[in-house]
Predicted 3D model of a 129-nucleotide RNA (c-di-AMP riboswitch aptamer (ydaO/yuaA leader)) from a Bacillota bacterium. It matches the Rfam family "c-di-AMP riboswitch aptamer (ydaO/yuaA leader)". Gene Ontology terms of the family: regulation of gene expression and cyclic-di-AMP binding.
RNA sequence: UGUAGGCAAUCUCCGAAUAUGCACAUAGUGGGGGACCCACGUUUUGGGGUGAAUCUUAGAUAUUCAAGAGGGGCGACUUGGGCGCCCUAACCCGGCAGCUAACCCCAUAGGAGUACACCAAGCGCAUUG
Numbered sequence: 001u002g003u004a005g006g007c008a009a010u011c012u013c014c015g016a017a018u019a020u021g022c023a024c025a026u027a028g029u030g031g032g033g034g035a036c037c038c039a040c041g042u043u044u045u046g047g048g049g050u051g052a053a054u055c056u057u058a059g060a061u062a063u064u065c066a067a068g069a070g071g072g073g074c075g076a077c078u079u080g081g082g083c084g085c086c087c088u089a090a091c092c093c094g095g096c097a098g099c100u101a102a103c104c105c106c107a108u109a110g111g112a113g114u115a116c117a118c119c120a121a122g123c124g125c126a127u128u129g
Base pairs, nucleotide, nucleotide: 011113012112013111014110018027019026020025028108029107030106031105032104033103038098046096047093048092049091050090054069055068056067057066059065070088071087072086073085074084075083077122078121079120080119081118082116
């Protein structure tokens, strides 16, 4: 000096998953159930929910793998564009749920470490006069 890894703090990212308080309560945020009206008729061809995480194709060992479409995230102020890098899981209900006021119920975890000020617009901060 470079590379790789580990630990700690600050900061940052995915996510609703934060704040106050210490009575696990309040606030905030997120989700489910649930009328009239409206909508839909379509129930083993099961159906449904959270979530970005679905669908199609060629196969094939029908576990798996690949590609594409659609969907989602990041590149450190915000938005739009460009370019680049990624993800497309998992879990739950239990024969059953459209929307849905009142009303009822639940969650508030877990995991990680990107860094192109490239263009435009905007906002903010600092310094000087």